[in-house]
RNA sequence: AUGACGGAUACGGGAGAAUCCGGCGGGUCCACCCGCCGGUGCCGAAGGAGCAACCGCCCCGGUAAACUCUCAGGCCCAGGGACCGGUCCGGCGA
Numbered sequence: 001a002u003g004a005c006g007g008a009u010a011c012g013g014g015a016g017a018a019u020c021c022g023g024c025g026g027g028u029c030c031a032c033c034c035g036c037c038g039g040u041g042c043c044g045a046a047g048g049a050g051c052a053a054c055c056g057c058c059c060c061g062g063u064a065a066a067c068u069c070u071c072a073g074g075c076c077c078a079g080g081g082a083c084c085g086g087u088c089c090g091g092c093g094a
Base pairs, nucleotide, nucleotide: 005090006089007088008087009086011085012084013083018040020039021038022037023036024035025034026033027032041075042074043073047071048069049068050067054062055061056060
């Protein structure tokens, strides 16, 4: 001085989709807002599941995603958020 890669992180960035309909309750009557329940529509980038090429001991099995499915989750804000970057530790020796 130190890369690929692995782990951590209260750091930075970070999308999509009805503030839909109905009922009940609450917030001062109303407007409006919030919570719970039911219904329909929609989203994919927590998590989860599925498959190709390829490989194998070839009945069968292994194996990927940002692809697919939407179980979960989400559809004002907030929170969460794959992924990227930063920082720290390892890699660490040559």